[in-house]
This is a predicted structure of a 75-nucleotide RNA (c-di-GMP-I riboswitch aptamer) from Candidatus Izemoplasma sp. It was read from a public genome assembly, where an Rfam model found it. The prediction has a mean pLDDT of 79.

RNA sequence: CAUUGAAAAAGCCAAAACUAAGGUGACUUAGUGACGGAAAACUAGAGGGUCUCAAAGAGAUAGCCAGUUGCCAAA
Numbered sequence: 001c002a003u004u005g006a007a008a009a010a011g012c013c014a015a016a017a018c019u020a021a022g023g024u025g026a027c028u029u030a031g032u033g034a035c036g037g038a039a040a041a042c043u044a045g046a047g048g049g050u051c052u053c054a055a056a057g058a059g060a061u062a063g064c065c066a067g068u069u070g071c072c073a074a075a
């Protein structure tokens, strides 16, 4: 440097649901919660897919695929 892995150690994130708020909506934020995750970290002008709308076009989704970056360990 690259590959592999979550067995060990240190830790991290937080599905669904409920409550409150925002939004036409997809959905988002906070709290509770923990289904799961080796990147569940970041990227949505200008990778693809999907979803919403008032469908020209604008918006949403990264825990859909993808791209970029990172901790620990093993050979």
Stems, first nucleotide, its partner, number of pairs: 003074003012037002017032006035063001041068003047065002049061005